[in-house]
The RNA shown here (Glycine riboswitch aptamer) has 103 nucleotides and comes from a Phycisphaerae bacterium. Lineage of the source: Bacteria > Pseudomonadati > Planctomycetota > Phycisphaerae.

RNA sequence: CUGACAAACAAGAGAGAUACUUUCCAGACCGAAAUGAAAGAGCCGAAGGGGCAAGUGGCAUAAAGGCCAAGAAACUCUCAGGCAAAAGGAUCUUGUUUUGACG
Numbered sequence: 001c002u003g004a005c006a007a008a009c010a011a012g013a014g015a016g017a018u019a020c021u022u023u024c025c026a027g028a029c030c031g032a033a034a035u036g037a038a039a040g041a042g043c044c045g046a047a048g049g050g051g052c053a054a055g056u057g058g059c060a061u062a063a064a065g066g067c068c069a070a071g072a073a074a075c076u077c078u079c080a081g082g083c084a085a086a087a088g089g090a091u092c093u094u095g096u097u098u099u100g101a102c103g
Base pairs, nucleotide, nucleotide: 006098007097008096009095010094011093012092013091018041020040021039022038023037024036042083043082044081048079049077050076051075056069057068058067059066
């Protein structure tokens, strides 16, 4: 069961932080961007990733203190990623599909 939980797809919503400085790419004129390549100083946390409490399990002990293991997040770190727009984006809503109580 007129289908919970979970998963996939589609649509919608979706924050934060330098349009930072310097050089090359760079030319017919002026200007800009991208990261294509380097160097530097700041910052963000909601792709992903790392870390941890109580409690639980085990060891030890007369009993404790103690040790070990597994182990949460939107907390925390800032490796990765990001800092105009675009893209991305945890999460939420709706719909369809799968599954079928595994809640």